Small-subunit ribosomal RNA from a metagenome, 1478 nucleotides, folded computationally. Rfam family: Bacterial small subunit ribosomal RNA. Its mean pLDDT, the model's own confidence on a scale to 100, is 85.
RNA sequence: AGAGUCUGAUCAUGGCUCAGGAUGAACGCUGGCGGCGUGCCUAAAACAUGCAAGUCGAACGGUGGUAGCAAUACUACAGUGGCGAACGGCGGAGUAAUACGUGAACAACGUGCCCCAAAGACUGGGAUAGUCACUGGAAACGGUGGGUAAUACCGGAUGUGGCGCUUUUCUCUCCUGGGAGAAGCGUUAAAUGGUUUUUCGCUUUGGGAGCGGUUCACGGCCUAUCAGGUAGUUGGUGGGGUAAUGGCCUACCAAGCCGACGACGGGUAGCGGGUCUGAGAGGAUGAUCCGCUCGAGUGGGACUGAGACACGGCCCACACACCUACGGGUGGCAGCAGUUGGGAAUCUUGCACAAUGGGGGAAACCCUGAUGCAGCGACGCCGCGUGGAGGAUGAAGGGUCUAGGCCUGUAAACUCCUUUUAUGGGGAAAGACUUAGGACGGUACCCCAUGAAUAAGGACCGGCUAACUACGUGCCAGCAGCCGCGGUAAGACGUAGGGUCCAAGCGUUAUCCGGAUUUACUGGGCGUUAAGCGCGCGUAGGCGGUCUGUUAAGUGCACAAGUGAAAGCUCCGGGCUCAACUCGGAAAUUGCUUUGCAUACUGGCAGGCUGGAGGGACGCAGAGGUCUGUGGAAUUCCUGGUGUAACGGUGAAAUGUGUUGAUAUCAGGAGGAACACCCAUGGCGAAGGCAGCAGACUGGGCGUUUCCUGACGCUGAGGCGCGAAAGCGUGGGUAGCAAACAGGAUUAGAUACCCUGGUAGUCCACGCUGUAAACGUUGGGCGCUAGGUGUGGGGACCUUCCACGGUUUCCGCGCCGUAGCUAACGCAUUAAGCGCCCCGCCUGGGGAGUACGGCCGCAAGGCUAAAACUCAAAGGAAUUGACGGGGGCCCGCACAAGCGGCGGAGCAUGUUGCUUAAUUCGACGCAACGCGAAGAACCUUACCAAGGCUUGACAUUGCCCGGAAACACUCAGAGAUGGGUGCCUCUUCGGAUCGGGUGACAGGUGGUGCAUGGCUGUCGUCAGCUCGUGUCGUGAGAUGUUGGGUUAAGUCCCGCAACGAGCGCAACCCUUGUUCAAUGUUGCCAGCACGCUCCUUCGGGGGUGGUGGGGACUCAUUGGAGACUGCCGGGGUCAACUCGGAGGAAGGUGGGGAUGACGUCAAGUCAUCAUGCCCCUUAUGUCUUGGGCUGCAAACAUGCUACAAUGGCCGGUACAGAGGGCUGCGAUACCGCAAGGUGGAGCGAAUCCCUAAAAGCCGGUCUCAGUUCGGAUUGGGGUCUGCAACUCGACCCCAUGAAGUCGGAGUCGCUAGUAAUCGCAGAUCAGCAACGCUGCGGUGAAUACGUUCCCGGGCCUUGUACACACCGCCCGUCACGUCACGAAAGUCGGCAACACCCGAAGCCCGUGGCCCAACCAGCUUGCUGGGGGGAGCGGUCGAAGGUGGGGCUGGCGAUUGGGACGAAGUCGUAACAAGGUA
Repeated sequence: AGAGUCUGAUCAUGGCUCAGGAUGAACGCUGGCGGCGUGCCUAAAACAUGCAAGUCGAACGGUGGUAGCAAUACUACAGUGGCGAACGGCGGAGUAAUACGUGAACAACGUGCCCCAAAGACUGGGAUAGUCACUGGAAACGGUGGGUAAUACCGGAUGUGGCGCUUUUCUCUCCUGGGAGAAGCGUUAAAUGGUUUUUCGCUUUGGGAGCGGUUCACGGCCUAUCAGGUAGUUGGUGGGGUAAUGGCCUACCAAGCCGACGACGGGUAGCGGGUCUGAGAGGAUGAUCCGCUCGAGUGGGACUGAGACACGGCCCACACACCUACGGGUGGCAGCAGUUGGGAAUCUUGCACAAUGGGGGAAACCCUGAUGCAGCGACGCCGCGUGGAGGAUGAAGGGUCUAGGCCUGUAAACUCCUUUUAUGGGGAAAGACUUAGGACGGUACCCCAUGAAUAAGGACCGGCUAACUACGUGCCAGCAGCCGCGGUAAGACGUAGGGUCCAAGCGUUAUCCGGAUUUACUGGGCGUUAAGCGCGCGUAGGCGGUCUGUUAAGUGCACAAGUGAAAGCUCCGGGCUCAACUCGGAAAUUGCUUUGCAUACUGGCAGGCUGGAGGGACGCAGAGGUCUGUGGAAUUCCUGGUGUAACGGUGAAAUGUGUUGAUAUCAGGAGGAACACCCAUGGCGAAGGCAGCAGACUGGGCGUUUCCUGACGCUGAGGCGCGAAAGCGUGGGUAGCAAACAGGAUUAGAUACCCUGGUAGUCCACGCUGUAAACGUUGGGCGCUAGGUGUGGGGACCUUCCACGGUUUCCGCGCCGUAGCUAACGCAUUAAGCGCCCCGCCUGGGGAGUACGGCCGCAAGGCUAAAACUCAAAGGAAUUGACGGGGGCCCGCACAAGCGGCGGAGCAUGUUGCUUAAUUCGACGCAACGCGAAGAACCUUACCAAGGCUUGACAUUGCCCGGAAACACUCAGAGAUGGGUGCCUCUUCGGAUCGGGUGACAGGUGGUGCAUGGCUGUCGUCAGCUCGUGUCGUGAGAUGUUGGGUUAAGUCCCGCAACGAGCGCAACCCUUGUUCAAUGUUGCCAGCACGCUCCUUCGGGGGUGGUGGGGACUCAUUGGAGACUGCCGGGGUCAACUCGGAGGAAGGUGGGGAUGACGUCAAGUCAUCAUGCCCCUUAUGUCUUGGGCUGCAAACAUGCUACAAUGGCCGGUACAGAGGGCUGCGAUACCGCAAGGUGGAGCGAAUCCCUAAAAGCCGGUCUCAGUUCGGAUUGGGGUCUGCAACUCGACCCCAUGAAGUCGGAGUCGCUAGUAAUCGCAGAUCAGCAACGCUGCGGUGAAUACGUUCCCGGGCCUUGUACACACCGCCCGUCACGUCACGAAAGUCGGCAACACCCGAAGCCCGUGGCCCAACCAGCUUGCUGGGGGGAGCGGUCGAAGGUGGGGCUGGCGAUUGGGACGAAGUCGUAACAAGGUA
């Protein structure tokens, strides 16, 4: 410090997720030791048991015990009394301020114990507990009477002082006033008590220290869907109360007080030092330790006291629990242990007061679950160990493997060594002073001994993220933090081996901060990604021109002063062997307060200025606004005339109108609405918006002048106003248009688009609504920052007779463009640039601008505005493709123009389907279907049935055995096979060949073409596909390859930030067309000669390459030439090229072929072959016989033959090319009607044969018919091949003679030697299903205006929400399931108030007939009275409780509403392309 994730890829936006650190943790697996810490976060739930606050006999009377004869001494104790119990310990329920933190204030206060100072302590009195007696009660606990002490209680004296009142002096200050003093009057104290050796106590006053009380300022949570709150409320006066101020309380008076700087209400919460994180700023947090605070079962209350409204005190109420003799009592672990419960979860009913501290005491001492220690828990941090060194044949085992090896791995074994820890034994502290006293503890630590001995796991290994293989599984089981893995080769699941990272731990979960600049102060944004209010006026607030003076609030400085507790953090040192831990010092604590100084800037105050702003004067333009009037054109309607059959409407129609006279046309009239041309890229207005003309009233703007005022300004939360269309209310109006509605069409449907009608509405007046893509998707204001050009309104100057024109300036409205900005697109003086000021708004998508609540509205609805749940994206700009019922250009038998077919019939062949024991398998739009198959009777053959074999039909090899095996004959059998007989090898003696057995292995046309190689099809013989360097762009990418021409062509030329290059195109290759040369047999024969033959007018002629010979010609073979837009002319950019022409056998690629770029289709093929993996192994292998692949209601595809006269049949007759031939082709001849047979010349072939070419031509016949067309089907008879023609061959002959008379919708081929038509040959092959396929030649057309349309393709451009790419994407209802939410008759709770009732305890007030020791008086000396006090009673207040109506809030709720999600449901097609109606 970043990374993953939206896309085909890119940039930016934006969310989600991860890597880090932390914890009072928990869970899973594992676990050796020690030190230091730490341990109920939940039920402030309930608690058994023990302990946690006592002490003092030197305050007091007494009682018991011990010792003593006793006096007495010692000791213990209940009670009275004193001090303490308000500390210490625990917890965080409440509390949003009565709390806390920081800083101030008290001149408005208190203070036991402690310290200092001053003064004093005289004299009396009456009780009472304990106790004794009697007595009540179960108990707790009492009652009555008698007697008693005090440092308990009370009276009096004294008064240094204190306090109150009066008078008064000095001094200080901060307003009331404070301090010190004097005089007078009044009032006010004590325990001479304890011990006796010091001494400890008591009273008054002042001061100190420490501790408390009160007040003020500032600071720190969420919520405005809480906006108004408040009657003791705010203030005053008098009084009361308190230690003290104060509405703290009370009576009266006034009506205030708080609040958008957030009152009041609701929710949540102890606060701080600190802790965690972070670079910091911040964010989160408030365990342990420290400070403050609040609480003690819940609520209320006071008493005592220096201090409490009191955790281990009291009273009352309530809830709960316990005891009970039912009458009544008792209790409060949020002290330490411990128990139950709750919970994912949190310890011992330990030791000691030795230390530190606290209480009491004169002290000894006692008490102390504070504290010091120990125990339990890997809960955390820190430290140590589980051994060290050597050790290769790289052992065994395990894993993997290409079978060689590699990994585990120096790891182990083995050798040598060590002893931290562990175990055993011995010694032994500091902590303690002052002398005795040590829980920890026989502990830390030290010494000795034994022996590698006692000690390693967890998670992970697809990317992020370090670490990889095998097997199993097969969208199953499962994993997952995000992206995502798993559907038969999973590095992602499970296991194993190996590896990586940590290590007595490792992972997971939860939570916080970080990364996240993802709330942005540091440090973000708002044209299109989320985000500018529809617009204005203006309040508060924020901000504000220039000069001078003053002030010093902000601001700055001062190592100024005080404070900022300690601990913690940081730094430097010290102590535990180190560290954690701990001790000392420093620093820091960024803050607050006070004081002083400074005065630039901001602010306050005062006075000026004119530039901002406003006003005056003079001009100007304008659909700016409101009201009133008025005009013509057009539509419609009415009346009348003319006139006749249609009009209207559409893609085409129909509904509709019209013979009762429409439409058309003329004239007249009525009424409403809107204002053509001018008109604009124009003008005005804040926006919405504004358009005939005229008038009235009225707002704003601009220019010129520089006359006036003198900062009067900008923005603007709330607020107020304006605000299109639609809509609402009342009343008018209604020509046209037109939601709803009706009808007609379209359509599968058509509640739409189109048509015919048509009502609200549109118009006017007055109200309401308050929203729009109210958009420049761009808030307002001011200043600054290149230009160019157009246009609207003014001004100035030049020019001119004027009109023009030119220059310049101010204000508007546009376009282009520099810098700059921007993710890009783009913006660019009218900024989206550079700055300042103010306002509004945003923080992932969906849910949702929805629900609830509130406000507004007559309603419709508007404004404000969530959450649960769900997803990992959603969205922006640009790029490359693909696509479009987008555009442009171009091509192709693509259409058109033609010729011939298919689709109808019969047959053949292939396919589907059906059937079957099997009908083997594959191929499925083009690009499967006369395809694999260039030959299924057996074989082939893969299928079926039956019968056999099991190292096998076939290959290699190890071991063992045998002497046969093959072959011939024969028997059984359907055959394979089995039985028998005969024959019975070579040899180097190892063996070879062969057979049997056994082990490795063979074999598989079994699966996967979606694991593959190879081969092939297709787009497409279409003209494309790319690269290097450079340049442009943040980038994907672009450029080049686009553009203008041209071409069959990315073919070429020109231009150009491109310049070049590669694969394709073309050419080179083959063939064919012309010619030349050479060669010349088996080919050829012009000329010469011969032979044979025919005719002859006997002169000769014809035929025949048969022969000699020849090379002329044809032909064959080989090698050349030729064609290149080369020449001429027109066009064209003096180009490429194109058009025409000449010459030429051929002319613009001459014709044909071979040749198939980058790629697409998971295209086809595992059954040609090869091959990974999986599967079968007496069978999915192999052999055999027979069957099947030929099966037939039906459908399709491709062909053949036809339907006839351009023909059929018969007879005669002519002309090819290319092939094939020895297991072959087979001539002449003969036989057969024929298929064919007999026979065998010639030929391994330019020689011989197949071989007859056919259409054609000549002649004859048939005469339009189911025929002399057509030949299916069937019967009979044959031929040939073959082991064998039954299933299931071909051919021949005779007979039979079906459908069919030119084929619906639709559809195919072909542009010249082509289509059409005619025959010939070959491969495969014994034969043949061939009418197929591949070739060959013969005869030989028609048509193309043209590119609108259909199909396919190429280039450019455009749109896109597509990228699996339109066979795409995607929307809504309905149906089903799950989940959360809203509404809902109601129902059940909770909280805080209010009104009234009742009213405990208790303080206070009143009363007090009853009761009472101290003091006083009187006398009768124990009585009375007084003073004073109390019980009781009454009253105010008052907790809990009750009643009531409301408020807020929650749970449940029949039913209901929408929402989200859910591999393959239904209906349509709304959106994305002009998405087919933008």